[in-house]
RNA sequence: CGAGUUCGCCGGGCGAUCGCGGGCCACUGGCUCGAGGAAAGUCCGGACUUCGCAUGGUGCUGUGCUGGCUAACGGCCAGGCGGAGUGAUCCGACGGAAAGUGCAACAGAGAGCAGACCGCCGAUGGCGCCACGUCAGUGGCCGCACAGGCAAGGGUGAAACGGUGAGGUAAGAGCUCACCAGCGCUUCCGGUGACGGGAGCGGCUCGGUAAACCCCACAGGAAGCAAGACCAGACAGGGACGCCGGCGACCAGUCGAUCAAGUCCCGGGUAGGUCGCACCGAGGCGUCCAGCAAUGGGCGCCCCAGAUGGAUGAUCGCCCAGGAGGCUCCGGCCUCUGGACAGAAUCCGGCUUACAGGCGAACUCGCAAC
RNA sequence: GCGGGCGUCGUUCAAAGGCAGGACCUCAGAUUUCCAUUCUGACGAUGCCGGUUCGAUUCCGGUCGCCCGCU
Numbered sequence: 001c002g003a004g005u006u007c008g009c010c011g012g013g014c015g016a017u018c019g020c021g022g023g024c025c026a027c028u029g030g031c032u033c034g035a036g037g038a039a040a041g042u043c044c045g046g047a048c049u050u051c052g053c054a055u056g057g058u059g060c061u062g063u064g065c066u067g068g069c070u071a072a073c074g075g076c077c078a079g080g081c082g083g084a085g086u087g088a089u090c091c092g093a094c095g096g097a098a099a100g101u102g103c104a105a106c107a108g109a110g111a112g113c114a115g116a117c118c119g120c121c122g123a124u125g126g127c128g129c130c131a132c133g134u135c136a137g138u139g140g141c142c143g144c145a146c147a148g149g150c151a152a153g154g155g156u157g158a159a160a161c162g163g164u165g166a167g168g169u170a171a172g173a174g175c176u177c178a179c180c181a182g183c184g185c186u187u188c189c190g191g192u193g194a195c196g197g198g199a200g201c202g203g204c205u206c207g208g209u210a211a212a213c214c215c216c217a218c219a220g221g222a223a224g225c226a227a228g229a230c231c232a233g234a235c236a237g238g239g240a241c242g243c244c245g246g247c248g249a250c251c252a253g254u255c256g257a258u259c260a261a262g263u264c265c266c267g268g269g270u271a272g273g274u275c276g277c278a279c280c281g282a283g284g285c286g287u288c289c290a291g292c293a294a295u296g297g298g299c300g301c302c303c304c305a306g307a308u309g310g311a312u313g314a315u316c317g318c319c320c321a322g323g324a325g326g327c328u329c330c331g332g333c334c335u336c337u338g339g340a341c342a343g344a345a346u347c348c349g350g351c352u353u354a355c356a357g358g359c360g361a362a363c364u365c366g367c368a369a370c
Numbered sequence: 371g372c373g374g375g376c377g378u379c380g381u382u383c384a385a386a387g388g389c390a391g392g393a394c395c396u397c398a399g400a401u402u403u404c405c406a407u408u409c410u411g412a413c414g415a416u417g418c419c420g421g422u423u424c425g426a427u428u429c430c431g432g433u434c435g436c437c438c439g440c441u
Base pairs, nucleotide, nucleotide: 001366002365003364004363005362006361007360008359009358010357012319013318014317015316016315017314018313020034021033022032023031024030025029036341040352041351043350044349045348046347047346048224049223050222051221055252056251057250058249060220061219062218063217064216065079066078067077068076069075080094081092082091083090084089095215096214100213101212102209103208117154118153119150120149121148122146124145125144128141129140130139131138132137162180163179164178165177166176167175181205183202184201185200186199187198188197189196190195228275229274230273231272237266238265239264240263241262244256245255246254283302284301285300286299287298288297289296290295322337323336324335325334326333327332371440372439373438374437375436376435377434380394381393382392383391388424396412397411398410399409400408417433418432419431420430421429
């Protein structure tokens, strides 16, 4: 200097004038507060509210390596194993295939405890050739037929029932042996653990797929602020079902009603206000301590929107920021540009997605120079 | 706020882990004096991105768009 990886922050501020919504006050006025890093998607978890309570089981749904954090989570942090990358780093849907069932087209002999297409060997037979032999016959070679043997070599395929070497064999094969990988068992060391490293024995090797059904472990009652609570006001009730009902289904348990709860149909009235609601909150900011970290604790400071047809806008000036263009005496000057994604509606912790521009830090690789 | 469904040729509908098909439209040819009809053939696609698997329209996740229902 170039290329890359990871993390953090900003994404506007100040003043004046007028204008909006809330709160307070001494009330024709004054003071103060007033959209986000994602407010978005509604993907998770909760707080909170209601079902008189919400127990146990089945079913259903979700998660899935280990340890830790947290109110909790499918989140975060650290690690293990596997994979990608030269590397910094990144990704993982990561329990189980000897509990059972299923699936793998086409190709191929054969795709789970299978298999012979090309091949290798070959008793026996016989054509031919050679040698020996007086004859009978004997031995060898070749290739053919073929009883039988092989699964080592080649081919097919995404994947073929361990790999290399040696011995052995008619030819081969873990058939045997040595080394290696895998699997099972025993054991030692390190680690909280997942796991890692070492030693020994053994049958020789008992495939893949669970984002296939399934088995195992753990979690889950349901619904959701349009939840729900209260006040005011107005009207006009009628009919049917009904021996059960309970805010997912079933069973058990339990409670209530049986003069009914409850469900459905027709019709009428009201469609207003307050709370929930911005609140002491798993709150925010700063700093110290502990911890690799997530995070936790101590101390100090602060109260930071609550609307309901739904508020925060307009103008001017200044950059305390950057960018583009022009000029330059290289100090800088002038002009333009608030431009991206985008607006709270009960709240909080995460995840996912969108994003113009800018700042900072650390690490990796390459090149060059000293 | 809550629940569910869908996305395939220009249009309308199929397929179900293993070569994406039928009809209409368009084009070309045959037939006809010409058009229509009819026949034959051709063209033309799984919303997008990732993942599982030997292989994905189909299974899983994210995202974009559309539709239906409750309140």